Annotation
Small-subunit ribosomal RNA, 5' domain from an uncultured bacterium, 506 nucleotides, folded computationally. Its Rfam family is "Bacterial small subunit ribosomal RNA". Rfam links the family to the GO terms structural constituent of ribosome and ribosome. The coordinates come from a structure-prediction model, not an experiment, and the mean pLDDT is 86. The RNAcentral record of the full RNA draws on ENA.

[in-house]
Context: one part of a larger RNA
């Protein structure tokens, strides 16, 4: 000077920011991811219209809606936390002739034609549930052949250019493999599928450099090092495996042990350096704990599966649910750390042709002097100076223009009145926040000041009480009868809605 602060005294408003640094400890309840009827087939519900004696029910047909359930996209993002990890984790700088990329642009082509399922439903049936078998019907842009097909693949021989070893890149050439779905719409079309090259856009791998301590850790290493033939992967590799070699690393500190997420940055300081790594932004890395793969374009997946283990909870004892390091919010733990709030208005995300729907992301409100910053708590006049404290040499000093008084202002707080911008469009609608900010008007000095220090260091001193006691203290050191150094008290300094004090950090 600085802090995510505690902790003691004291507390008027306002903006902006900020708030489990501990037990990555357990976790009641609510919510945090869903959308899609313009993919499909069924059910409901309301309404019209037919038949019919006929708004009792029934049966056809339409429209409107709502929907469980198949199917698609999303759920890999947002949003939490730093266990763990000294490692190509992260920073920065290269390299992929060793790669992937849904969605989105652009640009070439093409959507022919035909099977057999299943979920919902309908019957039986098992469970206390949780779910769960059996038979039967039927739908797709769900699933599966077949046709077509390239400049996609594969393998075969080639020309031309070019480079970085392995190779890239154009051309033609005969072979062999591989696609598709449809919906809306009167219609035009529009959306959508399928393959193919290019691009964005994200990621994966590799490598050069760089940033803690320890040597009371000195030697470390058998997929270990390297080959060569396989697997595996979107891709290179001991990544795996078969076999041959017998390598590699290490005082430039290898190995082993402690400790820590990493960086922009933040704090301090003239700078260099120190210390740091909350918030806010990028990377990583985890989701009770340990393992695992499935789906997918993309996880080895916080609010998905599966196994195993600790733990809660239900249970008809057979058998099952769970998983706040999301947002509130309890319990513990702590010196400490916040409301079981509003709202999709806006901004961005997902779904959807759109009308919407969904969003504890976000924008807002709430608490907390936790921080920074402004404001204020009054102004002006006003005595050789009241009165009351304090001291006093007893003459007087001070407290002190301070108060009373006189004369003004109304910031903030209060109350009545008006009131927005953020909302975008041609133009209507649409604001959580909010009846907020912000204007105006009314009343009154009105409601609003404390804290810590006064021996030196260091700015501020007397009295009384106590008498090595009580007690202060950051260092010197203060108190054993006139203590400016302990308490009170007048008095002064310093600082102010804060002031000390503790704790860390340069």
């Nucleotide at each position: 000077a600085g802090u995510g602060a505690a902790c003691g005294c004291u507390g008027g408003c306002g903006g902006c920011g900020u708030g489990c640094c501990u037990a990555a400890c357990a976790c009641a309840u609510g919510c945090a991811a869903g959308u899609u009827g313009a993919g499909c087939g069924g059910g409901g519900u309301u309404u019209u219209a037919c038949a019919g004696a006929g708004u009792a029910u029934c049966g056809u047909a339409a429209a409107a809606u709502c929907u469980a359930g198949c199917g698609g996209c999303a759920a890999a993002c947002g949003g939490g936390u730093g266990a763990g990890u000294a490692a190509c984790a992260c920073a920065u700088g290269g390299g992929a002739a060793a790669c992937c990329u849904c969605c989105c642009u652009c640009a070439a082509a093409a959507u022919g034609g035909g099977g057999a399922a299943u979920a919902u439903c309908u019957c039986c049936g098992a469970g206390a549930a949780a779910u769960c078998g059996g038979a039967g019907u039927c739908a797709a842009u769900a699933c599966c052949g077949c046709a077509u097909a390239a400049g996609a693949c594969c393998a075969c021989a080639g020309u031309u250019c070019g480079g970085c070893a392995u190779c890239g890149a154009a051309c033609a050439g005969g072979g062999g493999u591989c696609a598709a779905a449809g919906c809306a719409g009167c219609a035009a079309u529009g959306c959508g599928u399928u393959u193919u090259g290019a691009g964005a856009u994200g990621g994966u791998c590799c490598u050069g450099u760089g940033g803690c301590c320890u040597a009371u850790c000195a030697g470390c290493u058998a997929g270990u090092u390297g080959g060569u033939g396989g697997u595996g992967u979107a891709a290179u590799g001991g990544a795996c495996u078969a076999c041959c070699a017998a390598g590699g690393c290490u005082a430039u500190g290898a190995c082993g042990g402690g400790u820590a997420u990493c960086c922009g940055g933040c704090c301090u300081g003239a700078a260099a350096g120190g210390g740091u790594g909350a918030a806010c932004g990028g990377a990583c890395a985890c989701a009770c704990u340990g393992g695992a793969a499935c789906u997918g374009a993309g996880a080895c997946a916080c609010g998905g599966u599966c196994c195993a283990g600790a733990c809660u909870c239900c249970u008809a004892c057979g058998g099952g649910a769970g998983g706040c390091a999301g947002c509130a919010g309890u319990g513990g733990g702590g010196a400490a750390u916040u409301u079981u709030g509003g709202a999709c208005a806006a901004u961005g995300g997902g779904g959807g042709a759109a009308a919407c729907c969904c969003u504890g992301a976000u924008c807002c409100a709430g608490c907390g002097a936790c921080g920074c910053c402004g404001c204020g708590u009054g102004g002006a006049g006003g005595a050789c100076g009241a009165a009351g404290g304090c001291c006093u040499u007893c003459g007087g000093g001070u407290u002190g223009u301070a108060a009373a008084c006189u004369c003004c202002u109304u910031u903030u707080a209060g109350a009545g009145g008006g009131g927005a911008a953020g909302a975008a469009u041609a133009a209507a609608u649409u604001g959580a926040c909010g009846g907020u900010a912000c204007c105006c008007u009314c009343a009154g000095a009105a409601a609003a000041a404390g804290c810590c220090a006064c021996g030196g260091c260091u700015a501020a001193c007397u009295a009384c009480g106590u008498g090595c006691c009580a007690g202060c203290a950051g260092c010197c050191g203060c108190g054993g009868u006139a203590a400016u150094a302990c308490g009170u008290a007048g008095g002064u300094g310093g600082c102010g809605a804060g002031c000390g004090u503790u704790a860390c950090u340069c």